[in-house]
A computed fold for a 75-nucleotide RNA from Chondromyces lanuginosus, annotated as transfer RNA.
RNA sequence: CUGGGUGUGGCUCAAUCUGGUCAGAGCGUCGGUUCGGGGAACCGAAGAUUGGGGGUUCAAAUCCCUCCACCCAGA
Numbered sequence: 001c002u003g004g005g006u007g008u009g010g011c012u013c014a015a016u017c018u019g020g021u022c023a024g025a026g027c028g029u030c031g032g033u034u035c036g037g038g039g040a041a042c043c044g045a046a047g048a049u050u051g052g053g054g055g056u057u058c059a060a061a062u063c064c065c066u067c068c069a070c071c072c073a074g075a
Stems, first nucleotide, its partner, number of pairs: 001074007010027004020058001029045007051067005
């Protein structure tokens, strides 16, 4: 330099192909209840405007353009 892939709560992943309910789940965190308990179980809560910017659309995590970071392959 060329091609491809990934980027979503603190962490690990769904949802993308086929745009449409409030972006869900597990772990973790916080609070409560309970059991002899440092731990477990149960109940509840907080936490994301989906890597940045722009565009298309009534509507974008999803489509298009561009930039950034990381990974893979080739030269």
Taxonomically the source falls in Chondromyces (Bacteria, Polyangia, Polyangiales, Polyangiaceae). Its Rfam family is "tRNA". By type it is a transfer RNA. RNAcentral holds the sequence, with entries from ENA.